[in-house]
Context: one part of a larger RNA
RNA sequence: CUCAGGAGAAGGAACUCGGCAAAUUAAUACUGUAACUUAGGGAUAAAGUAUACCUUAUUAGUUUGAAUAAUUUACAUUAUAAGAAUGAAAAGGUUUAAAAAAAAAGAUAGCUGCGACUGUUUAAUAAAAACAUAGCACUCUGCUAACAUGUAAAUGGAUGUAUAGGGUGUGACGCCUGCCCGGUGCUGGAAGAUUAAAUAAUAAAGUUUUAAAAGCUUUUGACUUAAGUCCCAGUGAACGGCGGCCGUAACUAUAACGGUCCUAAGGUAGCGAAAUUCCUUGUCGGGUAAGUUCCGACCUGCACGAAUGGCGUAACGAUGGCUAUACUGUCUCCUCUUGAGGCUCA
Numbered sequence: 001c002u003c004a005g006g007a008g009a010a011g012g013a014a015c016u017c018g019g020c021a022a023a024u025u026a027a028u029a030c031u032g033u034a035a036c037u038u039a040g041g042g043a044u045a046a047a048g049u050a051u052a053c054c055u056u057a058u059u060a061g062u063u064u065g066a067a068u069a070a071u072u073u074a075c076a077u078u079a080u081a082a083g084a085a086u087g088a089a090a091a092g093g094u095u096u097a098a099a100a101a102a103a104a105a106g107a108u109a110g111c112u113g114c115g116a117c118u119g120u121u122u123a124a125u126a127a128a129a130a131c132a133u134a135g136c137a138c139u140c141u142g143c144u145a146a147c148a149u150g151u152a153a154a155u156g157g158a159u160g161u162a163u164a165g166g167g168u169g170u171g172a173c174g175c176c177u178g179c180c181c182g183g184u185g186c187u188g189g190a191a192g193a194u195u196a197a198a199u200a201a202u203a204a205a206g207u208u209u210u211a212a213a214a215g216c217u218u219u220u221g222a223c224u225u226a227a228g229u230c231c232c233a234g235u236g237a238a239c240g241g242c243g244g245c246c247g248u249a250a251c252u253a254u255a256a257c258g259g260u261c262c263u264a265a266g267g268u269a270g271c272g273a274a275a276u277u278c279c280u281u282g283u284c285g286g287g288u289a290a291g292u293u294c295c296g297a298c299c300u301g302c303a304c305g306a307a308u309g310g311c312g313u314a315a316c317g318a319u320g321g322c323u324a325u326a327c328u329g330u331c332u333c334c335u336c337u338u339g340a341g342g343c344u345c346a
Stems, first nucleotide, its partner, number of pairs: 001341008010332002014330001019327001027051005036041001038172001052094005061086004067080005095099001107325007114317002119131002135170007147156003173312004178242003183239002185235005192230003198224001203219005243261005270304001271301001282298005
C1' cells in the first nucleotide's frame, strides 16, 4: 500500500450527481396514536413508560381433579375438595457504569410524479413508469361455429354452445369520454357504367373444286355475362383529423361583439413551463443566509386533451424528484488498532 473488521475529541451531510456506505432504530407488555380514506385501512403511525435478582409467596387467581357427602328408580345434579399444572399485579429490599445487560432484533415523518394493487421481465450490465391483471368497450361466430395447425386425412377450439368461444383496444375505483364520415378501412345497397373465362353471329384470308356452293383451317369478334371497381348510404371505445386574417368598449390594456377567407370539422370538459415548454434558470409566491432541482399558482399549450383514453384518487412500490428529525469518519482531517495479503531485508 491492498482487502476484511474494531474504536474515535469538537462539529454533524459542511461530503457527494445523490446521505452511496456506515451509524441510528429494533424484543415483550402497557399507555397512546394525525391528515386522508374506497370506512377495510392509514397503524408497529407518531410519541412515551416498564423490564434483572431476593422476600411477602409451593401467594391471589386460572385449568384439571382422586375422593367424600347429599338428592335420585336410573342417567345424573349439587356441595366440599387431597393432589398436579400454570401463575400475576403490588409492596419492601439487593447489586451494577448499564438489567429487553450477550446474540437475535423496523430508523421515522412531510410534499410530489408514475403505475391502482399481488404478480411478470432483458438466464450473464436495465426490475422499471415496460408486460400482465381484474374491470370496461368494440367486433366476429348458430355449431361440420368463428379462428388456428396441417398438402391432406385430421386435430385443437370443446366432450364447450352466445352468461359460450375467437380477435382487437383500454387498464382497479370515482367523475367523464365532446365535434368531424371529405380521405382510408369495414358493413349494407343495388338502377346505371365498366369488366374475365365462356358461347359465338358477322366479316376476311387460305385450302378444296373445271367453276360455284358446301366443307375444312386461320384470323376477326356483334349479342349475352359474375364478383369486384365506379356509384349510393351507414359507421370513430374503426385508421385517423379537430384553422387563418382584420376591426371593435368613455385612461390604457384586453376583446364578450362584428367582418372576411378556407375546411369534412375547426380542440368541448378537464389539465397545463407538465415524464410534454424551444425561447427558459418564463413570471409570482413558499421553503434556504444563498435553490437551473422541489412545492403552489399564472397561461404566452414552439408542439396537452378525452379507451393511441382525459382528470382525480385511499392502499400498495428493492420505483423517480424534493424536504425535515434522529444518527453517524461521508466530510472538516485524519488517527489508532486486529487479522490476511503484498513489499523490503536476512
The part of an RNA shown here (large-subunit ribosomal RNA, domain IV) has 346 nucleotides and comes from Candidatus Zinderia insecticola CARI.
Rfam family: Bacterial large subunit ribosomal RNA.
The RNAcentral record of the full RNA draws on ENA, RefSeq, Rfam and SILVA.
It is recorded under the gene name rrlA.